[in-house]
Molecule: Bacterial RNase P class A
Organism: Gammaproteobacteria bacterium
RNA sequence: CGAGUCGGCCAGACAGUCGCUGCCGGGCCAGUGCCCGACAGAGGAAAGUCCGGGCUCCAUAGGGCGUAGUGCCAGGUAACACCUGGGGGGCGCGAGCCUACGGAAAGUGCCACAGAAAAUAUACCGCCUUCGUCCGCGAAGGUAAGGGUGAAAUGGUGCGGUAAGAGCGCACCGCGCAACUGGCAACAGUUGUGGCAGGGCAAACCCCACUAGGAGCAAGACCAAAUAGGAAGGCUUGGCGUGGCCCGCGUCGCCUUCGGGUAGGUCGCUUCAGGCUGCCGGUGACGGCAGUCGCAGAUGAAUGACUGUCCACGACAGAACCCGGCUUAUCGGCCGACUCGCUUU
Numbered sequence: 001c002g003a004g005u006c007g008g009c010c011a012g013a014c015a016g017u018c019g020c021u022g023c024c025g026g027g028c029c030a031g032u033g034c035c036c037g038a039c040a041g042a043g044g045a046a047a048g049u050c051c052g053g054g055c056u057c058c059a060u061a062g063g064g065c066g067u068a069g070u071g072c073c074a075g076g077u078a079a080c081a082c083c084u085g086g087g088g089g090g091c092g093c094g095a096g097c098c099u100a101c102g103g104a105a106a107g108u109g110c111c112a113c114a115g116a117a118a119a120u121a122u123a124c125c126g127c128c129u130u131c132g133u134c135c136g137c138g139a140a141g142g143u144a145a146g147g148g149u150g151a152a153a154u155g156g157u158g159c160g161g162u163a164a165g166a167g168c169g170c171a172c173c174g175c176g177c178a179a180c181u182g183g184c185a186a187c188a189g190u191u192g193u194g195g196c197a198g199g200g201c202a203a204a205c206c207c208c209a210c211u212a213g214g215a216g217c218a219a220g221a222c223c224a225a226a227u228a229g230g231a232a233g234g235c236u237u238g239g240c241g242u243g244g245c246c247c248g249c250g251u252c253g254c255c256u257u258c259g260g261g262u263a264g265g266u267c268g269c270u271u272c273a274g275g276c277u278g279c280c281g282g283u284g285a286c287g288g289c290a291g292u293c294g295c296a297g298a299u300g301a302a303u304g305a306c307u308g309u310c311c312a313c314g315a316c317a318g319a320a321c322c323c324g325g326c327u328u329a330u331c332g333g334c335c336g337a338c339u340c341g342c343u344u345u
Base pairs, nucleotide, nucleotide: 001341002340003339004338005337006336007335008334009333010332012310013309014308015307016306017305018304020041021040022039024037025036026035027034028033043316047327048326050325051324052323053322054321055216056215057214058213062247063246064245065244067212068211069210070209071208072086073085074084075083076082087101088099089098090097091096102207103206107205108204109201110200111199124147125146126143127142128141129140130139131138132137155173156172157171158170159169160168174196175194176193177192178191179190180189181188182187220267221266222265223264230258231257232256233255234254235253238252239251240250241249272294274293275292276291277290278289279288280287281286
């Protein structure tokens, strides 16, 4: 100097004029209010609604089946399918990145086409031995080392052995089992042993382990208003009780259709698993202690318009109960650490 990898921060700024919403203070006045002042007023994803919860109700709410989710180990957290650190496998020269990563010796199922054959394994070409022979080959027996097909052919390589071959035997590797060492563990290593159950797929059904009531702020609570305390039918040795079934428990009613009346407000609604700073502990996620701050609450839906200056010339894009994550979209700028290549010293 170039090319990369990982992590963090910002998200146009300043000033003026008019306008909008909320809390607070003051005044008018009781109205869904008006005026003045000061302060505050959309995001890193507010998006998707994919996970997890807080909260509310059923409701006094337990157990089982079923269903659904997760799937290496250990931690973090309110919790999680999230995050951190490790292990196995894969990719990359590397910094690093990805991982749907329990079990195929419980069972069932699938592996098209090609190929002899894809499981109760076999012999297309070939190799060897014997017999026959019209010398072209035929028959019998043995064989799976060589060739072919395929994503995959029944452990691999080498040596010996054999009529030719084959774990037939041996060495190493692979696989199974056992012991020891290190580690909390996943696992790694070492040693011994066995010729050795043919492979893949569980993101196939399934088995195993763990977790899980349901509905949701249009939850729910309160005030106001209004009528038809109507009609018909069903269950009733039972009915009903927030996904299904069973048991238990509770309660004494429940359900359908037709018809009639009212529907305006308040709360929930923002002070919390909260933010920031410092110190301590930890590899880390994070935790503890101390101090400090209060940071939108609309409800047909609030921050807009104009002017001037600066510059990085502004992308993706607007809260609706709240929080922790994940995923997706995205212009540009800044900072730090590390890797590779070239050149110079």